Predicted 3D model of a 74-nucleotide RNA (transfer RNA) from a Victivallales bacterium. It matches the Rfam family "tRNA". By type it is a transfer RNA. Lineage of the source: Bacteria > Pseudomonadati > Lentisphaerota > Lentisphaeria > Victivallales.

RNA sequence: GGGCGCCUAGCUCAGUUGGUUAGAGCAUUUGGUUUACACCCAAAAGGUCAACGGUUCGAGUCCGCUGGCGCCCA
Repeated sequence: GGGCGCCUAGCUCAGUUGGUUAGAGCAUUUGGUUUACACCCAAAAGGUCAACGGUUCGAGUCCGCUGGCGCCCA
C1' cells in the first nucleotide's frame, strides 16, 4: 500500500426483511434472608448503539466519510 471483519450498559455479547418500550448474563447499588458473611430471592440504576453526514414517514440495522481494534496479502 491492497482486501476483509468488528465497534450496542463497567465487562462479555444478542438484536430476525428498517417498524415504535434498546435487551440478556456477569458486575454495581438497595431491600429481604443470616448472629454475621457468602449463596439465594426481589428490585433499581446504568446507553449520544465509536464520531459526523446522507437516504427514509421511520435507522442500532441501509449508504458515504473519519477514527479505533483485529485478520490476510504484498